[in-house]
RNA sequence: GGUCGCAUAGCUCAGUUGGUUAGAGCGCGCGCCUCACAUGCGCGAGGUCGUAGGUUCAACUCCUACUGCGACCA
Numbered sequence: 001g002g003u004c005g006c007a008u009a010g011c012u013c014a015g016u017u018g019g020u021u022a023g024a025g026c027g028c029g030c031g032c033c034u035c036a037c038a039u040g041c042g043c044g045a046g047g048u049c050g051u052a053g054g055u056u057c058a059a060c061u062c063c064u065a066c067u068g069c070g071a072c073c074a
Base pairs, nucleotide, nucleotide: 001073002072003071004070005069006068007067010026011025012024013023019057028044029043030042031041032040050066051065052064053063054062
C1' cells in the first nucleotide's frame, strides 16, 4: 500500500425481507426474602445503534467517504 471483517446499554453480544415502540445476559439502583449475607424473585435506571453525507414515504439495517480495531496478502 491492497483485500476482507467488526463498531448496538458500563462489559459481552443478539437484532429475520428496511416498516414506525431497539433487546438479552452480566453489572448497577430499589423492593421482597433472611437474624444477617449470599442465592433466588420482582421492579427500575441506563442507547446521538462509531462519525458525516446519500437513497427512500420510512434506515441499526441499503450506498459512499472517513475514524478506530482485527485478520490476511504484498

The RNA shown here (transfer RNA) has 74 nucleotides and comes from a Pseudomonadota bacterium. Rfam family: tRNA. Rfam links the family to the GO term triplet codon-amino acid adaptor activity. By type it is a transfer RNA. The coordinates come from a structure-prediction model, not an experiment, and the mean pLDDT is 81. The organism belongs to Pseudomonadota, within Bacteria.